Background:
GlmS glucosamine-6-phosphate activated ribozyme aptamer from an Actinomycetota bacterium, 205 nucleotides, folded computationally. Taxonomically the source falls in Actinomycetota (Bacteria, Bacillati). The model forms 85% of the base pairs in the Rfam consensus. It matches the Rfam family "glmS glucosamine-6-phosphate activated ribozyme aptamer". Its family is annotated with catalytic activity and regulation of gene expression in the Gene Ontology.

[in-house]
């Protein structure tokens, strides 16, 4: 350091990240191209010597040497190009919701907009069944409906948020992250009303 076990703390638009997107580095590739190699071709220069010419000279030409261009090969630097791979970043803004046990998974309400708040996994106050409890005129059972603020429905009244936005500070190469200030804007909810809908059977007074 890794792995394993135990304990503690935190969370419920909560936690995590293998798809996806973005950032950085990067093998390799692609493009451009300074420079170099080879000697194949073309052009030019030079031409003491040598070769060519019937001869001398000259001319032409060849060889040697140099310069340039084309072709072939190698190829640094560079590129707002691609990028295996590695490491990072993003991946739900609040309100609301908990009798106990079991099961189950796309579990309420709205806000915002570069619609990734996408996609996936786990969990979860939802839902189903059972138990317990409340209510349905007293008691019991069943049934229904709720969960200790303990029927459902309708109507009316009415309250509240955070991010987004604007303005800054700090951290990071960067994608992004954290903190702080300003100004707003919800719905569910809550309260009240209702001549709305609410039992079945038995017992007792």
């Nucleotide at each position: 350091a890794a792995c394993u076990g135990a304990a503690u703390u935190a969370a419920a638009g909560c936690g995590c990240c293998a798809g996806a997107a973005c950032c950085a580095a990067a093998a390799a590739g692609a493009g451009c191209a300074a420079g170099g190699a080879a000697u194949g071709c073309c052009g030019g220069a030079c031409u003491u010597c040598u070769u060519c010419u019937a001869a001398u000279a000259u001319c032409c030409a060849a060889c040697c040497u140099c310069c340039g261009g084309c072709c072939u090969c190698c190829g640094a630097c560079c590129u707002c190009c691609u990028g295996a791979u590695u490491g990072g970043u993003u991946g739900a803004c609040g309100a609301g919701g908990g009798g106990g046990g079991a099961g189950u998974u796309u579990a309420u309400c709205g806000a915002a907009a570069u619609u990734u708040u996408c996609g996936g996994c786990g969990g979860g106050u939802g839902c189903u069944c059972c138990c317990c409890g409340g209510u349905g005129c007293g008691c019991c059972a069943c049934c229904a409906u709720c969960g200790u603020u303990a029927g459902a429905g309708a109507c009316a009244u009415u309250a509240c948020a955070a991010a987004u936005c604007c303005a800054g500070c700090g951290g990071g190469c960067g994608a992004c992250c954290g903190c702080c200030g300003g100004g707003a804007c919800a719905a569910a909810a809550a309260u009240g009303u209702c001549c709305u809908c609410a039992g079945u059977g038995g017992c007792u007074u």